[in-house]
RNA sequence: GACUCAUCAAGAGCAGUGGAGGGAAUGGCCCGAUGAAGCUGCGGCAACCAUUGAUAUGAUCAAACGGUGCCAAUUCCUGUAGGUUUUGACCUAUAAGAUGAGAG
Repeated sequence: GACUCAUCAAGAGCAGUGGAGGGAAUGGCCCGAUGAAGCUGCGGCAACCAUUGAUAUGAUCAAACGGUGCCAAUUCCUGUAGGUUUUGACCUAUAAGAUGAGAG
C1' cells in the first nucleotide's frame, strides 16, 4: 500500500523551541510575523481496544489507571446518484479521507 467491520453535527490548549507555511488531494474558502508546520513539556477531550464494577448477560451502563486517537471552522465546504426548493439552499445514500479494532 491493498482487505473486513464500526464511527465521523458533540467535545477539548497553553507554554517553550522553531521561523513560513498549514487546513489529505482538486477547486473554493479560511488559518498564519498578534508567529504556520515540526519537536518538547504540561494540561484537557473522548470512550475505539484493554481493564474493573454493576445489571437488562451473544448485550447494556458506569468508571477513566493502561494502548491508540484527538484538542479552528460538520471530515471547513466539495465528487457521484436520487429527491425537495421560495433558486438562497437543503435532505438521503454513497465515493474519497481520517481514527480504532481485526485479518494478512
SAM riboswitch aptamer (S box leader) from Megamonas sp. UBA1799, 104 nucleotides, folded computationally. It was read from a public genome assembly, where an Rfam model found it. Taxonomically the source falls in Megamonas (Bacteria, Bacillati, Bacillota, Negativicutes). Its mean pLDDT, the model's own confidence on a scale to 100, is 84.